């Protein structure tokens, strides 16, 4: 410098343009249970790497850009 891949709660993951809330799994807080810890139950808080742009409408499609990865020179 030049292809291609990824990037989404603390981890790890779905979701191919739509109706209101981004699901699910560990963890995590509260609160039942117990003499008491653990397990079990219920409930709750927590994300789309930035920026632009199409469109009525964008995690999702274009463009630039960051990070990581991976091949070429």
């Nucleotide at each position: 410098g030049g292809g291609c891949c990824a990037g989404u709660a603390g981890u790890c993951c779905a979701a191919u343009g739509g109706u209101u809330u981004a699901a699910g799994a560990c963890g995590u807080u509260g609160c039942c249970u117990u003499c008491g810890c653990a397990a079990g139950g219920c409930a709750g808080a927590a994300a789309u790497g930035g920026g632009a742009g199409u469109u009525c409408g964008a995690u999702u499609c274009u463009c630039c850009u960051c990070u990581g990865g991976u091949c070429c020179a």